[in-house]
């Protein structure tokens, strides 16, 4: 050095929940808070999840001779939005027992 990861030091990082910003939401960001994390640092590249504004269809209500047009906190189906504390993968990292 890589690998491995201790009832070791040194330290680091923050779930849920309050509270404020933001956003259509899913989330995200600040402040408190600790669930846990040996990469729970970074990167959406691959796969899975989350939301569905915009878009496309149905329904239903209004108007119209028809075509259609508008309209519901309706109803499906989409990701260009998210998530890295969801798995993989790439990068970089502090200690040094077994």
């Nucleotide at each position: 050095a890589a690998g491995c990861g201790a009832c070791a030091a040194a330290g680091g990082c923050a779930a849920a929940c309050c509270c404020g910003u933001u956003g259509a939401a899913a989330g995200a960001c600040g402040g408190g808070g600790a669930c846990g994390c040996a990469a729970a640092g970074c990167u959406c590249c691959a796969g899975g999840g989350c939301u569905a504004c915009c878009g496309c269809u149905c329904c239903g209500c209004a108007c119209g001779a028809a075509g259609g047009u508008g309209u519901g906190c309706g109803g499906g189906c989409u990701a260009u939005g998210c998530c890295g504390g969801c798995u993989g993968a790439g990068c970089u990292a502090c200690c040094g027992a077994a």